[in-house]
C1' cells in the first nucleotide's frame, strides 16, 4: 500500500467480497512446562448448607463450668444494660437521556462522628430499667404479670461564654443582599467517669473557635435515536405570607397574577448507567465502557419512616404483594445483585480450598479479637510472555511411500549409524526471600514529674502460601500439531468420483483426463497451538470536517414572492464578544509515550518525566469577523425622456372553412381502403347555385423572430394593467443576495354546478384485417374538447443543467435601442436579449465552452448498490380520482453511464453473382434403378442429416468382402509382433486314418538345418512345447486430438511494422473521388511502407516458327488389294523449344491520371477459353470405420477361426437418376465421319458354329505397330399415319448362354412369348450466357462376374435469350440504430398453473407499557384530640418512711405540667372498577412481492422491433 468481481474488450460510476488488528469469547482437532493476568456477558431467574460485623470487663450489674481453698476469695464461658462501629468495605447495572455523569465555577443558602489544633469547663442531686428471681401464656417464634438491681444509660437543678436568639449603634466588604469584624443590653443552653497505691499530667467527658478530610445544594457548557411524536404545562410560571429543612427553593400550603417551555426540537416513544479509559485508525474519526480507579443508582417487588454525625439503611425496623419453608392450623419464618456452592435457561464462564503471615479496616489504653476486604493456593491454552521437544557428523543418496517420459525424480542428511550435551519435566538434598513493624524484657538519652511518650541499641517472638538460584543422580531418554495449496494468497502431483457425492469468503468448481470434491504423497504458513464462527474498527474518499457528488451513472425543488436563518460594498472612529500572544489555576491515580530500575529475559512491576490537544481566571494586541457611532456611491432603488413586444384581463367586431336547415339545377351513384365492407342515395344523395343558422379555431404575415418567473401567449379594435430595454446622471445612501417553514401561480386529463355543442373524439356499436385482433385501417359516436364560477396540483413541468455576483480568447447571424463619420443601397462604436461554431480549461466520455458543465464566493434543494417501492403503514390535503411525506422483511452480485469492435435490422446509400428478369431444357405426375427415412426382422452392421446427408464413405455386399449384425460350432500367448526363462530332440514340411458342416480336435508315420567333431556326440539360433510379460479389439469418446476434407468462396478480403490520434478498448493506414473481375490501379490524404490473398508464374487448348521424323503422314517419284514397301519431311500429326497480346498504335471521354469506348492490324483484343491453385477465419461442421493418437473399457472375450443367414427383407414417404409418353418420331435396309483410353491370371484378330447371348479357335500385341472397335446422332431410302399405336417398355412365363467352389435367398446376358403405368405432369422447384444448354454415342477405373441407368473422362451435332437491377436469394464496402456478444435460431415482458419464503390487510382473540378518573385503603410522617396509661418536675394532703422535733425532695394519696397509648383528619403503596392511548403477538380469509434449467398463452420492449 491494495486486490477480486458487471463487459467480447474499455474507461468511469457503483455495490458486494478479501488480505490487517482486536475480544471477559464459543466451537472443532491437537496438547510438554513455567510466569503474569483473567473467568456467569444469558434469567436484576429461584436458592439447600457453611462462612461474610463485630468489639470494648480499663463504662455497668450478674455469672454456669472449672481450678485452688476450711472459708473468704480466685476464675471467667455466656446472656444483658451501655459505648463505638454497623451509612465503610464487598456485589451488581435493574432503573435513569437527567435528581445522572464530565469539565469549570458558586454556596453572601449549608452540615460534619472519629482525627489535629486553640480557648474554657466537668458543681449538686434524683428516679428507673434490662439482666436476675418467682408465677404464667404459646407447638414455635416469642411474650405477660409481680418483685428487685447497676452504670460513661436516663432525669432535675446550678454555673457558663468569644455559643444561640432578640433589640440598638459603629467599621469593612459586595453587582446586590440576609456577609465579615467589633461594642452595649436582655433571655436561653453543658458535662461521666475509668485505670492506678497514687491523676493538673494517661484514657475518656462537656462548651466554643479554627483546620483537614468527607458530604449537601446550586450555575454554565458538554453528554443517544426518532418529527411516521408539534405542540406541552394548573403547583404549572411568577409574586406576597406562612410552614418545613443542616441549607436555597412551589420543597409544601393559603391568597394574587397568567404566566413558563418549544423547530437551536418542548412533550411523547425507543434505547442506555456516566467518566478516566479500551479497540481500531496516518490522523480526524468510528465502535465500545469486561478486569483496575472515580461518580451515580440498586439490594425479592412496591411504599414508609425510625435511629443516628451520616441511611430513608444489601446480611436494621414497619406495612402490602408474589414466592418458598415450618406448623400442634391458632400462627410464624425467609431474602447469596457478599465468598464458595446448587438448580434452571444457555454456544458459554471455576473450589461448598488455606490463612489473617503481609496490606488495609472495625473495636479496644493495650494484649488482642473479628475481617470470604485481602493475601494465597485450586480449576480452565481464556489471553499475553518465556522455554523445551535436542546438537554435530553422516550416501553420487538404504528400505518403504509417492510420481514417472521407465531414464529417473522426490521424501532426503531426513533416517539408520557415530560422537556430544543436559535446558524443561523426574528423583534426592538444602534453603535465600516475601518479616518490617508491633509486643515483651533490658539498657542509654530527651520531654521538670508521670501510670504517658519519643529516639537508638541488645535479646526474644510472628509464614497461609510460594519456594528461585545451588549440589547430586539418570538418560536422547517423557514432550507436535493444526490449517491451507484455482485466482485474490505463500504452496501441486497422482488416484477415486462423474452436475453424483461434495466444496465455497467473493469470483466460482463437479456432467470421464477436476492443481477447486474425497484420499495419498508432497509443498506452504503458523506452531503448544491451529482453524472456524460471532462481533468492532480498518481497508470504505462507501456519509467525504480533514475528504465526495447532482447534463446523460443515484441526485436541482414545476415556477415565483417572501418569514426566520445564513452570507454581505468603500471609508473613519470606538469597543474587545470572536480571534491572536503571554502568565496562572485546574485537567485524580492508573493507562498511553520516553528514560531509568527490579524479577536470568520478556510478559509483569517500581521510580522519574512528558503528555492529557480541555475548561476557568488574568494581562496584552486591535489587522480581520462581530457590536456601536459618523461619512461615501460603484451594489440596489427612485426620477426624466424615448422604444419594442402573440405579456395579462375585459368588452366589441370580422372574413374563410365546416356542419345543419330551406330553395333551385341535376339524375346514380357517393364515400372509403392496401383491397374492401359497414355507411349513404330514386322518399333524389354526391356535385353545384342562392339564402339562413350555429359553434369552434384565427390562413397568408410567420422567421433558428418576439414576450413572460414558469405553466404559457398568434384575427382586428378599444379600455385597464404587469414587466423589460436604451439615453441622461437629478435623488436615496447598502436599502443587498439566498431563502427552511409559509403564501401565490401552475399544461393536459379529471371532478362539482350552470350554460354551450360546428368540427374532432376516450368509452361504445358496426365493417375489415387476423390463427385470434377486446388493436393498428374504415363508417358512426357519448363524455370531453368551448364559456362562467369552484376544486385538483400533477407531467420527459427538460437545457433531464437551482438562484445571485465577479473574472477568464474569439468569429458569425438575428431582435430592440443609442452615438459618431456623414449624406451612403454605406462604415465605425456601444448596451441588452436570442442563436450557431469554436480556443484554453473542465469532463468517464459524449460533450461544454462569457447563456460554462471553466475559475471562485454565498445561500437553498437533493443523492449514497439493484429489486422489493414511490409500495405498505401512520399522518396530512382532496367531493372523488388521487397528491405530499414515506419504510421494513426478503432477495440479487450486480443494476446503471459513456464510448469501442463486431453481429443483426420487415434502417439507408453504392456494387456484384444464372440472384431475378429474358430464354432453353428439366425435376415434382408414370414405370424402373439407386440412396435415405420409416416399418419389419434372430439380424436387417456402422457412419453421413438444411444449403454443405440422401447414384454419399461404397472406383462393384452371391461366399469372401463384413465389421459388437444374427444363429450355431470351436480356440486359448491366441490369425499377427517383440522379449525373458526353461525344456528337450524333436519341430517345420510332407503323408495317412478317425470325427465334424467347416474350423478344429485326436491318433499314426516320415522327417530336414548352421557350426565344431575324436563321427560317439556337443553346441547354436530359427522353429516347436511349456510358462511369464503381452498380443488383439471396425469397442467408446471427432465435445480430448493429429492429419485430411466440406462450406462461406475464387467472395475480395485479412493483417503487420513504424508514425500519429485517443486515459483506454481502439482508430488511422483499409476512409473519400474515380476505376476494375479484384484492397486492380490512379488521385486526394497523418500517414508511410510491408505481408497473406487477387493478378502473374504452372498445365491444357487456339496461330506461327525451329528441331526431330517411328509405330505416325503421303504432295511429288516408284511399288501396291492395303502408306504394303522403297523413298520423302513438304503437309497432317507427334513432342521438345521458342515467337505472339502489351491498351503497344490511332481517335474520343476522363483530372495532362488510372482507366473506359470505338477503330486498325492480327490466329487471337482488352483476364482469349479451360484447369490446377482456396487468405485471416467461421460452422466444438465431417471423419477414432482410411491412417495415427491421449484416456477409458474388454482379456476362455467386445479378441480369433468356421458354417449358414443378414446387409437385397416392404402398407409407405423423400432425394438423385434412367426410360418414356412419340411423327424434329418409331422400325427395316444401305452408308459416312471422332477423340480419349484399356490390354499379359490381359486384349484377343482372321476363320468356323449358333437367330442370339456365346462357343470353338488361335494369329498378333507389354502396343502411335496388335487388339478392345461396330462410334451414334447424321445422310440416303422404304414402311408406319396420331391409335395406348409398328409409341412405351415394366412385369411374368418358357428355353438358353457366361462368370464363379457355389447364382435358392441374391448375378449379368440372349431368344421366344407376355405387353403394366404412362398421351408432357398441382403447389413448388433445378441447371445453363457459347463450342455453353440441349442432344448423340465412345472409353476407363473398381471388377471372377455383375445390379453401371452411377461415377470419371472423351469427342460428334449444336442453339435460344439477356446488355437491365424494381423485386426474391446470397455476398462486398460505407453509414445509422441497438437493451444483441452463445451475437435475431439473439434478447425479453405480462397473466395463468406448481413449489417455497418474508411482508401488508382482516371479523376478532391474547398480552405488555405509561398515564387519567372514581372507589377502598395497610403502614407511616404531620395535624387535631387524647375521658385511658404515666417513676423523675410543680402544688396539696397524709398515722405509716426518716427525724426527738421543726420538718423533709425522697414513703403514700390526690391534682397539675410534660409524655404516651388509643381515636379522628389530610396525603399515601398495593388492590378494585371505568373510559381511552400506545406497543407486541396471534388470526379463518385475502393482497401484492421475492425466488425456483427445460409448464401454458400470447409478442409488449430492444432494429423504423414491424402502429417510433
Nucleotide at each position: 500500500a491494495g486486490a477480486g468481481u458487471u463487459u467480447g474488450a474499455u474507461c468511469a460510476u457503483g455495490g458486494c467480497u478479501c488480505a490487517g488488528a482486536a475480544u471477559g469469547a464459543a466451537c472443532g482437532u491437537u496438547g510438554g512446562c513455567g510466569g503474569c493476568g483473567u473467568g456467569g456477558a444469558u434469567u436484576a431467574g429461584g436458592c439447600a448448607u457453611g462462612c461474610g460485623a463485630g468489639u470494648c470487663g480499663a463504662g455497668c450489674g450478674c455469672g454456669a463450668a472449672c481450678c485452688c481453698g476450711c472459708a473468704a476469695g480466685g476464675g471467667g464461658a455466656g446472656a444483658g444494660c451501655g459505648g463505638c462501629a454497623a451509612a465503610a468495605g464487598g456485589g451488581g447495572u435493574a432503573g435513569u437521556a437527567a435528581g445522572g455523569c464530565g469539565u469549570a465555577g458558586g454556596u453572601a443558602a449549608c452540615g460534619u462522628a472519629c482525627c489535629c489544633u486553640c480557648g474554657g469547663g466537668a458543681c449538686g442531686g434524683g428516679g428507673a430499667u434490662a439482666g436476675c428471681c418467682a408465677c404464667g401464656g404459646g407447638a414455635a417464634a416469642c411474650u405477660g404479670u409481680g418483685g428487685g438491681u447497676a452504670a460513661u444509660a436516663c432525669c432535675c437543678g446550678a454555673u457558663g461564654a468569644c455559643c444561640u436568639c432578640a433589640u440598638c449603634g459603629g467599621a469593612c466588604g459586595u453587582g446586590a443582599c440576609u456577609g465579615u469584624c467589633g461594642g452595649a443590653u436582655g433571655a436561653g443552653c453543658a458535662a461521666a467517669g475509668g485505670u492506678g497505691a497514687g491523676a493538673u499530667u494517661c484514657c475518656a467527658c462537656c462548651c466554643g473557635g479554627g483546620g483537614a478530610g468527607c458530604g449537601g445544594c446550586u450555575u454554565a457548557c458538554g453528554u443517544g435515536g426518532u418529527a411516521u411524536u408539534a405542540g406541552c404545562u394548573a403547583g404549572u410560571u411568577g409574586g406576597c405570607g406562612a410552614g418545613g429543612u443542616a441549607a436555597c427553593g412551589g420543597c409544601u400550603c393559603a391568597c394574587c397574577a397568567a404566566g413558563g417551555c418549544g423547530a437551536a426540537g418542548a412533550u411523547g416513544c425507543c434505547u442506555a448507567g456516566g467518566g478516566g479509559g479500551u479497540g481500531u485508525g496516518a490522523g480526524a474519526g468510528c465502535a465500545c465502557g469486561a478486569c483496575c480507579c472515580c461518580c451515580a443508582c440498586c439490594a425479592u417487588u412496591g411504599g414508609g419512616a425510625c435511629u443516628g454525625a451520616g441511611a430513608c439503611a444489601c446480611u436494621g425496623c414497619c406495612c402490602a404483594g408474589a414466592c418458598a419453608c415450618c406448623u400442634a392450623c391458632g400462627g410464624g419464618u425467609g431474602g447469596c445483585u457478599g465468598c464458595a456452592g446448587u438448580c434452571g435457561a444457555g454456544a458459554a464462564u471455576c473450589u461448598u480450598c488455606g490463612g489473617c503471615a503481609a496490606u488495609g479496616g472495625g473495636c479496644g489504653a493495650a494484649a488482642g479479637c473479628c475481617u470470604g476486604a485481602c493475601c494465597g493456593a485450586g480449576c480452565g491454552a481464556c489471553g499475553c510472555c518465556g522455554c523445551g521437544u535436542g546438537c554435530g557428523g553422516g550416501a553420487c543418496g538404504a528400505a518403504g511411500g509417492c510420481c514417472u517420459u521407465c531414464g529417473g525424480g522426490u521424501u532426503g542428511u531426513a533416517a539408520a549409524c557415530c560422537g556430544c550435551u543436559g535446558u524443561c519435566a523426574g528423583a534426592g538434598g538444602g534453603g535465600a526471600u516475601g518479616a518490617a513493624c508491633g509486643g515483651c524484657g533490658g539498657a542509654a538519652g530527651g520531654g521538670c514529674a508521670a501510670u504517658c511518650u519519643c529516639u537508638u541499641c541488645c535479646g526474644u517472638u510472628u509464614g497461609a502460601c510460594a519456594g528461585a538460584g545451588c549440589c547430586u543422580c539418570a538418560g536422547a531418554g517423557g514432550a507436535a500439531g493444526c490449517a491451507c495449496g484455482g485466482g485474490c494468497u505463500a504452496a501441486g502431483u497422482a488416484u477415486g468420483u462423474g452436475c453424483c457425492a461434495g466444496c465455497a469468503g467473493c469470483c466460482g468448481c463437479g456432467g470421464u483426463a477436476a492443481u477447486a470434491c474425497a484420499u495419498a504423497c508432497u509443498g506452504u504458513g503458523c506452531g503448544a497451538a491451529c482453524g472456524u464462527u460471532a462481533u468492532u474498527c480498518g481497508g470504505a474518499a462507501u456519509c467525504a470536517c480533514u475528504g465526495g457528488g447532482c447534463u446523460u451513472a443515484a441526485a436541482g425543488g414545476g415556477u415565483g414572492c417572501g418569514u426566520a436563518g445564513g452570507c454581505g460594498g468603500c471609508u473613519c472612529g470606538u469597543u474587545a464578544a470572536g480571534u491572536a500572544g503571554g502568565g496562572u489555576g485546574u485537567g485524580a491515580a492508573a493507562u498511553c509515550c520516553c528514560c531509568c530500575a527490579g524479577c536470568u529475559c520478556a510478559a509483569c512491576u517500581g521510580g522519574g518525566g512528558a503528555a492529557c490537544u480541555g475548561c476557568g481566571c488574568u494581562c496584552u494586541a486591535a489587522a480581520c469577523u462581530g457590536g456601536c457611532g459618523g461619512g461615501c456611491u460603484g451594489g440596489a432603488g427612485u426620477g426624466a425622456g424615448a422604444c419594442a413586444g402573440g405579456g395579462g384581463u375585459g368588452c366589441a367586431u370580422g372574413g374563410a372553412a365546416c356542419u345543419u336547415c330551406c330553395a333551385g339545377u341535376g339524375g346514380a351513384g357517393c364515400g372509403g381502403u392496401g383491397a374492401a365492407a359497414u355507411g349513404u342515395g330514386u322518399u333524389g344523395a354526391u356535385a353545384u347555385u342562392g339564402g339562413a343558422a350555429g359553434g369552434a379555431a384565427c390562413g397568408c404575415c410567420g422567421g433558428a423572430g418576439g414576450c413572460g418567473a414558469a405553466a404559457g401567449c398568434g384575427a382586428u379594435g378599444c379600455a385597464c394593467u404587469g414587466g423589460g430595454u436604451c439615453u441622461c446622471a437629478a435623488c436615496u445612501g447598502a436599502c443587498g443576495c439566498u431563502g427552511a417553514g409559509g403564501c401565490a401561480c401552475g399544461a393536459a386529463a379529471g371532478c362539482c354546478a350552470g350554460g354551450g355543442g360546428a368540427g374532432c373524439g376516450a368509452a361504445c356499436g358496426g365493417g375489415a384485417u387476423u390463427a385470434g385482433a377486446u388493436a393498428c385501417c374504415c363508417c358512426g359516436g357519448u363524455a370531453g374538447u368551448c364559456c362562467u364560477g369552484g376544486c385538483u396540483g400533477u407531467a420527459a413541468a427538460c437545457g433531464c443543467u437551482g438562484a445571485a455576483u465577479a473574472c477568464u480568447a474569439g468569429c458569425u447571424g438575428g431582435u430592440a435601442g443609442c452615438c459618431c463619420c456623414a449624406u451612403a443601397u454605406g462604415g465605425g462604436g456601444u448596451u441588452a436579449c436570442c442563436a450557431u461554431c469554436g480556443g484554453a480549461g473542465c469532463g468517464a466520455a459524449a460533450g461544454u465552452g462569457u447563456u460554462a458543465a471553466g475559475u471562485a464566493u454565498u445561500c437553498c434543494g437533493c443523492c449514497u448498490g439493484g429489486g422489493g417501492a414511490g409500495u405498505a403503514u401512520g399522518g396530512u390535503c382532496g367531493c372523488a380520482a388521487g397528491g405530499c411525506u414515506g419504510a421494513a422483511a426478503c432477495u440479487c452480485a450486480a443494476a446503471g453511464g459513456a464510448a469501442u469492435u463486431g453481429a443483426c435490422g420487415g434502417g439507408g446509400g453504392c456494387u456484384c453473382a444464372c440472384a431475378c428478369a429474358a430464354g432453353c431444357a428439366g425435376u415434382g405426375g408414370a414405370g424402373u434403378a439407386u440412396g435415405u427415412g420409416g416399418c419389419u426382422u434372430a439380424a436387417u452392421u456402422c457412419g453421413a442429416g438444411g444449403c454443405a446427408a440422401c447414384g454419399c464413405g461404397a472406383a462393384g455386399a452371391a461366399c469372401c468382402u463384413u465389421a459388437u449384425c444374427c444363429u450355431a460350432g470351436g480356440c486359448a500367448u491366441g490369425a499377427c509382433a517383440u522379449g525373458g526363462u526353461u525344456g528337450g530332440a524333436u519341430u517345420a514340411g510332407c503323408c495317412u486314418g478317425c470325427u465334424g458342416a467347416a474350423a478344429g480336435g485326436c491318433a499314426g508315420g516320415u522327417g530336414a538345418c548352421g557350426c565344431c567333431u575324436u563321427c560317439g556326440g556337443g553346441u547354436g539360433g530359427a522353429a516347436c512345447a511349456a510358462u511369464c510379460a503381452c498380443a488383439g479389439g471396425u469397442g467408446c469418446u471427432g465435445c480430448a486430438u493429429g492429419g485430411c476434407u466440406g462450406u462461406c468462396g475464387u467472395c475480395a478480403g485479412c493483417u503487420c511494422g513504424u508514425g500519429u490520434c485517443g486515459u483506454g478498448a481502439g482508430a488511422u493506414g483499409u476512409c473519400g473521388g474515380g476505376u476494375u473481375a479484384a484492397g486492380u490501379c490512379c488521385c486526394u490524404u497523418a500517414a508511410c511502407g510491408a505481408g497473406c490473398g487477387a493478378a502473374a508464374c504452372c498445365c491444357c487448348u487456339g496461330u506461327c516458327c525451329u528441331u526431330a521424323g517411328u509405330u505416325g503422314c503421303c504432295a511429288g517419284c516408284a511399288u501396291u488389294u492395303c502408306g504394303u514397301u522403297g523413298g520423302g519431311g513438304a503437309c497432317u500429326c507427334u513432342a521438345a523449344g521458342g515467337a505472339g497480346a502489351c491498351c503497344g498504335c490511332c481517335g474520343g471521354u476522363g483530372u495532362u491520371a488510372a482507366a473506359c469506348c470505338g477503330g486498325a492490324g492480327g490466329a487471337a483484343g482488352g483476364c482469349g477459353g479451360g484447369g490446377a491453385c482456396g487468405a485471416c477465419g467461421u460452422c466444438a461442421a465431417g471423419u477414432c470405420a482410411u491412417c495415427a493418437c491421449g484416456g477409458c473399457c474388454u482379456u476362455u472375450a467386445u479378441g480369433c477361426c468356421u458354417a449358414g443367414g443378414g446387409c437385397u427383407g416392404c402398407a409407405c414417404a423423400c432425394g438423385u437418376a434412367c426410360u418414356a409418353c412419340a411423327a424434329u418420331g418409331g422400325g427395316g435396309c444401305g452408308u459416312a465421319c471422332a477423340g480419349a483410353g484399356g490390354g499379359a491370371a490381359g486384349c484377343g484378330a482372321a476363320a468356323g458354329c449358333g437367330c442370339g447371348a456365346g462357343c470353338u479357335g488361335a494369329a498378333g500385341c507389354a502396343a502411335a505397330u496388335c487388339u478392345c472397335a461396330g462410334a451414334a446422332a447424321g445422310c440416303g431410302u422404304c414402311c408406319c399415319c396420331c391409335a395406348g399405336u409398328u409409341c412405351a417398355g415394366a412385369u411374368u412365363g418358357c428355353a438358353g448362354g457366361c462368370u464363379g467352389c457355389a447364382a435358392u435367398u441374391c448375378g449379368c446376358c440372349u431368344g421366344c412369348a407376355u405387353g403394366a403405368a404412362g398421351c408432357c405432369g398441382g403447389a413448388a422447384u433445378u441447371g445453363c450466357u457459347a463450342g455453353u444448354a440441349a442432344u448423340c454415342g465412345c472409353a476407363g477405373a473398381u471388377c471372377a462376374g455383375c445390379u453401371a441407368u452411377g461415377c470419371u473422362g472423351c469427342g460428334g451435332u449444336g442453339a435460344a435469350u439477356g446488355u437491365g437491377u424494381u423485386c426474391c436469394u446470397g455476398a462486398g464496402c460505407c453509414u445509422u440504430g441497438u437493451a444483441c456478444a452463445c451475437a435475431c435460431c439473439g434478447c425479453c415482458c405480462g397473466u395463468c398453473a406448481a413449489g417455497c419464503c418474508a411482508c401488508g390487510a382482516a371479523a376478532g382473540c391474547g398480552g405488555g407499557g405509561a398515564g387519567c378518573a372514581u372507589c377502598c385503603a395497610a403502614u407511616g410522617u404531620c395535624g387535631c384530640c387524647g375521658a385511658g396509661c404515666c417513676a423523675a418536675c410543680u402544688c396539696c394532703g397524709g398515722a405509716a418512711c426518716c427525724g426527738c422535733a421543726a420538718g423533709g425532695a425522697a414513703c403514700c394519696g390526690g391534682a397539675g405540667a410534660a409524655g404516651c397509648a388509643a381515636g379522628c383528619g389530610c396525603c399515601u403503596a398495593a388492590g378494585a372498577u371505568g373510559a381511552g392511548c400506545u406497543c407486541c403477538g396471534u388470526g379463518a380469509u385475502u393482497g401484492g412481492g421475492a425466488c425456483u434449467a427445460a409448464g401454458u398463452c400470447g409478442u409488449a420492449a430492444c432494429a423504423a422491433g414491424g402502429u417510433a
Model confidence (mean pLDDT): 83 of 100. The RNA shown here (small-subunit ribosomal RNA) has 1508 nucleotides and comes from uncultured Planctomyces sp. It matches the Rfam family "Bacterial small subunit ribosomal RNA".